Description: Small-subunit ribosomal RNA, central domain from an uncultured bacterium, 353 nucleotides, folded computationally. The coordinates come from a structure-prediction model, not an experiment, and the mean pLDDT is 81.
Context: one part of a larger RNA
RNA sequence: CUGGGCUUAAAGCGUGCGUACGCGCGACCCGCAAGUGUCGUGUGAAAUCCCACUGCUUUAACAGUGGAAACGGCUCGGCACACUGCGGGUCUUGAGCCUGUCAGAUGUCGUCGGAACGCUAGGUGGAGCGGUGAAAUGCGUAGAUAUCUAGCGGAACGCCAAAGGUGAAGACAGACGACUGGGACGGCGCUGACGCUGAGGCACGAAAGCGUGGGUAGCGAACGGAUUAGAUACCCCGGUAGUCCACGCCGUAAAACGAUGUGCACUAGAUCGAGGAGGUUUUGACGCCAUCUCGGUCGAAGCAAAAGUGUUAAGUGCACCGCCUGGGGAGUACGGUCGCAAGGCUAAAACUC
Numbered sequence: 001c002u003g004g005g006c007u008u009a010a011a012g013c014g015u016g017c018g019u020a021c022g023c024g025c026g027a028c029c030c031g032c033a034a035g036u037g038u039c040g041u042g043u044g045a046a047a048u049c050c051c052a053c054u055g056c057u058u059u060a061a062c063a064g065u066g067g068a069a070a071c072g073g074c075u076c077g078g079c080a081c082a083c084u085g086c087g088g089g090u091c092u093u094g095a096g097c098c099u100g101u102c103a104g105a106u107g108u109c110g111u112c113g114g115a116a117c118g119c120u121a122g123g124u125g126g127a128g129c130g131g132u133g134a135a136a137u138g139c140g141u142a143g144a145u146a147u148c149u150a151g152c153g154g155a156a157c158g159c160c161a162a163a164g165g166u167g168a169a170g171a172c173a174g175a176c177g178a179c180u181g182g183g184a185c186g187g188c189g190c191u192g193a194c195g196c197u198g199a200g201g202c203a204c205g206a207a208a209g210c211g212u213g214g215g216u217a218g219c220g221a222a223c224g225g226a227u228u229a230g231a232u233a234c235c236c237c238g239g240u241a242g243u244c245c246a247c248g249c250c251g252u253a254a255a256a257c258g259a260u261g262u263g264c265a266c267u268a269g270a271u272c273g274a275g276g277a278g279g280u281u282u283u284g285a286c287g288c289c290a291u292c293u294c295g296g297u298c299g300a301a302g303c304a305a306a307a308g309u310g311u312u313a314a315g316u317g318c319a320c321c322g323c324c325u326g327g328g329g330a331g332u333a334c335g336g337u338c339g340c341a342a343g344g345c346u347a348a349a350a351c352u353c
Stems, first nucleotide, its partner, number of pairs: 004324003007307002012321001014204004022196002026091007034084002036080005042074002050067006094194001095191003098187005107179006113157001117153008128139002165172002209249006218243002223238002225235001261320006269298008278289003302309002326353003335346004
């Protein structure tokens, strides 16, 4: 390379936006004729292959003469127009827009609230409290623990709460306000293929960590006290960084997981939940019926090594991207590049089983 694969065996980039490329001309019509098909022209040396005859030592091999054929391809010209392409026109179902509703922990900023906790001050009170398997370190007559009052502080938001909702992912939950992204449904009003994917690229991206400044109630790496033969632990009393905020980095993952790339189409159902708009009963509620979108469970066919999956596919197809190719060495070395650093990205080989 070919071929085969990527839920769990090696393998889907953490996620999105998007350039080039690739793919799709959505339907219909007209034109051109580049690809394509067909016919012809020129070329496609000789040898080789095939046929006939001949030569040599009989054959074979070899050689000669003549003939016939083949030769992916290329050149030029004619014709054809189904498909691809190019140009033009028409259309609305793909895509987008407009408009009217609707749900939501989507994001950013600000303001406010109560519970708990800690601290400070004061009152009551007077000997213990705390902690454990048992203790001790610790706190307490300079008045602790308990209890009441007042104040201050930081962090997190019980119930509602769900198999629930939103977001591309990471993630998002007290209340209210401001600004703001996206989505669903209805109207079928507008544009008229404007589409899909996406190498590079750009952006976002938990926690930890880093820089500058702030903050620090609780928790708590490191550190300290015990325990123990030891105790780099389990247990206990403390406790620094950190956890929090602002701005700037880092750019990873451990299971960034649905271990399942994105988009489109098609292929039994049943049932539950969330959001919308309709029909039905004279109106209306409830219910029922059918419908669009989203989230689950169970299952036909099919698929699968099986577990399982099954209209949210791992089924049947198409398009495009990423990735895999025995284990170790190794996600390492070297080089390059990014970073303040930590380190990240890219990525071997010897050797060995």